[in-house]
RNA sequence: GCGAUCGUAGUCUAGUGGUAGGAUCUGAGCUUCCCAAGCUCAUGACCCGGGUCCGAAUCCCGGCGGUCGCA
Numbered sequence: 001g002c003g004a005u006c007g008u009a010g011u012c013u014a015g016u017g018g019u020a021g022g023a024u025c026u027g028a029g030c031u032u033c034c035c036a037a038g039c040u041c042a043u044g045a046c047c048c049g050g051g052u053c054c055g056a057a058u059c060c061c062g063g064c065g066g067u068c069g070c071a
Stems, first nucleotide, its partner, number of pairs: 001070007010024004018054001026042005047063005
C1' cells in the first nucleotide's frame, strides 16, 4: 500500500428499517446480630461526518480506530 472483518453503558453482549434489551459494575432499599448470599428499585450506551428513507444502531459513501490476511 491492497483486501477482509469488527466498532452498542465502566466491562461483556443481543438487537438485519419502527420507543436500544440483558448480564455485570455502581448507588439506594428489604432481609440478617454483622458480613456474604438473595430480592426490589435506580443511574448509565449505538466511533465520527454525510447520503437514502415517513422513519437508520441496522442500508449506502467517506473518515478514524482494533484484529486478521496479502504484498
Background:
Predicted 3D model of a 71-nucleotide RNA (transfer RNA) from an archaeon. The sequence was found in a public genome assembly.